[in-house]
RNA sequence: GGGGCUGUGGUCUAGCACGGUAUGACGGCGGGCUCCAGACCCGCAUGUCGGGGGUUCAAGUCCCUCCAGCCCCA
Numbered sequence: 001g002g003g004g005c006u007g008u009g010g011u012c013u014a015g016c017a018c019g020g021u022a023u024g025a026c027g028g029c030g031g032g033c034u035c036c037a038g039a040c041c042c043g044c045a046u047g048u049c050g051g052g053g054g055u056u057c058a059a060g061u062c063c064c065u066c067c068a069g070c071c072c073c074a
Base pairs, nucleotide, nucleotide: 001073002072003071004070005069006068007067010026011025012024020057028044029043030042031041032040050066051065052064053063054062
């Protein structure tokens, strides 16, 4: 220098082919239960979907570009 893959709450992750409410688990907080704690049960909060731009009524998803990580070729 050329090519490929990956990037989604604090952590891991589904969703992407074929655009249409952001999925689950763990963790956190509150409550129940318990003498207390754990386990269990109920509820709540937590996301600029890596950054920017474009297309569209509508983008995590499509297009362009940039950034980061990993791999291959040279």